[in-house]
RNA sequence: GAGUUAUGAAGAAGAGUGGAGAGAACAGGCUCUGUGAAACUCUGGCAACCGGCAAAAGCAAGGUGCCAAUACCUGCCCAAGAGGAAUAAUGACUU
Numbered sequence: 001g002a003g004u005u006a007u008g009a010a011g012a013a014g015a016g017u018g019g020a021g022a023g024a025a026c027a028g029g030c031u032c033u034g035u036g037a038a039a040c041u042c043u044g045g046c047a048a049c050c051g052g053c054a055a056a057a058g059c060a061a062g063g064u065g066c067c068a069a070u071a072c073c074u075g076c077c078c079a080a081g082a083g084g085a086a087u088a089a090u091g092a093c094u095u
Base pairs, nucleotide, nucleotide: 001095002094003093004092005091006090007089013043014042015041016040017039021032022031023030026075027074028073029072044067045066046065048064049063050062052059053058071087076084077083078081
């Protein structure tokens, strides 16, 4: 990288470097942002999946992941919804 499958309205931010964007992509909206975006580093935290402990509730934080807003909202379908699909992300397994 590819395939299968599961999940998402819960949860969790400070510092340093940096210096203008960011919220996956496209379009529309909306929001965040020089009171400092992305990215990187450090520290802290959360606990979804795997693994550990436990009869269980749960505990813990080893692996991965995550820490504005529902995956920020809408886009396609119709039964119009906390619906379905598609896409992306993340985990687990396979290759």
Predicted 3D model of a 95-nucleotide RNA (SAM riboswitch aptamer (S box leader)) from a Salinivirgaceae bacterium. The source organism's lineage runs through Bacteria, Pseudomonadati, Bacteroidia, Bacteroidales and Salinivirgaceae. Of the family's consensus pairs, 97% are formed in the model.